Predicted 3D model of a 75-nucleotide RNA (transfer RNA) from a Pseudomonadota bacterium. Its mean pLDDT, the model's own confidence on a scale to 100, is 80.
[in-house]
RNA sequence: UGGAGCGUAGCUCAGUGGCAGAGCGCUGCCUUCACACGGCAGAUGUCGUAGGUUCAACCCCUAUCGCUCCAACCA
Numbered sequence: 001u002g003g004a005g006c007g008u009a010g011c012u013c014a015g016u017g018g019c020a021g022a023g024c025g026c027u028g029c030c031u032u033c034a035c036a037c038g039g040c041a042g043a044u045g046u047c048g049u050a051g052g053u054u055c056a057a058c059c060c061c062u063a064u065c066g067c068u069c070c071a072a073c074c075a
Stems, first nucleotide, its partner, number of pairs: 001071007010024004018055001026042005048064005
């Protein structure tokens, strides 16, 4: 310097145009002498950022940032 992949809840990830989700975790309640397990309920998010296309964008296009990998360059 070029190319590819990834970026979504606290963590791990799903979602490939039409209400943003799951598991784990967290909070409250029930249960227990208490804890754990279990049950019920609840809180979660600028979908990395900025533009564009569209009636409608996590999803398509462009630019950009970060991480990883590959290649090149370097001495």